[in-house]
Molecule: SAM riboswitch aptamer (S box leader)
Organism: Candidatus Mesolinea sp.
RNA sequence: CACUUAUCCAGAAAGGUGGAGGGACCGGCCCGAUGAUACCUUGGCAACCACCAGGCAAAACCUGGACGGUGCCAAUUCCGGCAGAGUUGUAAUCUGGAAGAUGAGAG
Numbered sequence: 001c002a003c004u005u006a007u008c009c010a011g012a013a014a015g016g017u018g019g020a021g022g023g024a025c026c027g028g029c030c031c032g033a034u035g036a037u038a039c040c041u042u043g044g045c046a047a048c049c050a051c052c053a054g055g056c057a058a059a060a061c062c063u064g065g066a067c068g069g070u071g072c073c074a075a076u077u078c079c080g081g082c083a084g085a086g087u088u089g090u091a092a093u094c095u096g097g098a099a100g101a102u103g104a105g106a107g
Stems, first nucleotide, its partner, number of pairs: 001107001003105006013042005021031003025081004043073003048069002051065005077099001082096004
């Protein structure tokens, strides 16, 4: 980098460095010199992988735990983008998708 698959309306911040844009893209709407985004330290959330305990004859599966590998800690993935339902038409709303993020696997 492209592929397969699962999840994405819950949850979780303090300190330091630094100094201008940032929230993937586009539109909107927000965050930001009362210092954002980013990086570092510490802390935390969660339970995808691994592991442990229990349930089951066993596997699958379920429940619990949380030392380890990732991940995450503004806003539902911040909302929408495409299609359908809906409407006289628009809109709200709903469903599915696209795109994206993360895990696991295989290349």